[in-house]
Molecule: TPP riboswitch aptamer (THI element)
Organism: Deltaproteobacteria bacterium
RNA sequence: UUUGAAUGCUAGGGGUGUCUGCCUAAGGCGGACUGAGAGCCUGAUGAAUAACCAGGUAACCCUUCGAACCUGAUCCGGAUAGCACCGGCGUAGGGAAGCGUGAAAGUCACAGU
Numbered sequence: 001u002u003u004g005a006a007u008g009c010u011a012g013g014g015g016u017g018u019c020u021g022c023c024u025a026a027g028g029c030g031g032a033c034u035g036a037g038a039g040c041c042u043g044a045u046g047a048a049u050a051a052c053c054a055g056g057u058a059a060c061c062c063u064u065c066g067a068a069c070c071u072g073a074u075c076c077g078g079a080u081a082g083c084a085c086c087g088g089c090g091u092a093g094g095g096a097a098g099c100g101u102g103a104a105a106g107u108c109a110c111a112g113u
Base pairs, nucleotide, nucleotide: 001106002105003104006101007100008099009098010097011063012062013061014060017033018032019031020030021029022028023027039057040056041055042054043053045051069094070093071092075088076087077086078085
């Protein structure tokens, strides 16, 4: 000096689905599946605690070496009680990063023997 396992700080991105039991039932308390994760609070519309939208927050995952996640997609095949459950689509189109520390190895320079 280059590559760079690993790692620190700060910042950022993202999703939260499916099925179901009991009770004194707009509600309350649970259970099952996949997964890293299947949460909570506030506000708007609303009869509503439904649905949808916005904001905040918790855990978790991911940040260009990017299948975290979104689109295609009310997609295709298979399986299931059911689901983005599994596979395909997928070398598709998008997608959020900067600054340090640094194992090890290579190269170069200088010094000593």